Model confidence (mean pLDDT): 81 of 100. Transfer RNA from an uncultured Verrucomicrobiota bacterium, 83 nucleotides, folded computationally. Rfam family: tRNA. By type it is a transfer RNA.
[in-house]
Formats: sequence, structure tokens, C1' cells
RNA sequence: GCCCGGGUGGCGAAACGGCAGACGCAGGGGACUUAAAAUCCCUUGGCCGCAAGGCCGUGCGGGUUCGAGUCCCGCCCCGGGCA
Repeated sequence: GCCCGGGUGGCGAAACGGCAGACGCAGGGGACUUAAAAUCCCUUGGCCGCAAGGCCGUGCGGGUUCGAGUCCCGCCCCGGGCA
């Protein structure tokens, strides 16, 4: 340099172009227990705000579309292959 795969919460990971974050881990609260472990239930993206609430959010920047995590273009980063 060329080709392929990937980048989504604190971590892993799913998601037909139509409610972003299912599910798991981890954290917080509760039930159970003499106490704990295990199990079960609830809950947890970020920022601003005393609160009510507001704004932002799928690596970054553009484009297509009524609508993009998803399609297209460029770039950055990670993994693999070829030379």
C1' cells in the first nucleotide's frame, strides 16, 4: 500500500431503514436468612438544574431518505490476511 471484519451504556453484547440500548455482567435498593452465600424482585447512559424539567447521545465529519446504529463517501482507531 491493497483486501476483509469490527468501533453501540461502567464492561460484554443484540438490534428488518421506523420506541436506541434486548440479553448478560457489574453497581445500587429490597425480600429471604440468626447472619451471610445462593436465589428472587426493583433499579442504573451523559451533561445542566435546588427541583420541576431541559439538552445531548451508536468512533469523527459529510451525504441519501419522510425517517439512518443500519445505506453511500471521506477520515481516525482496533483485529486479521496479502504484498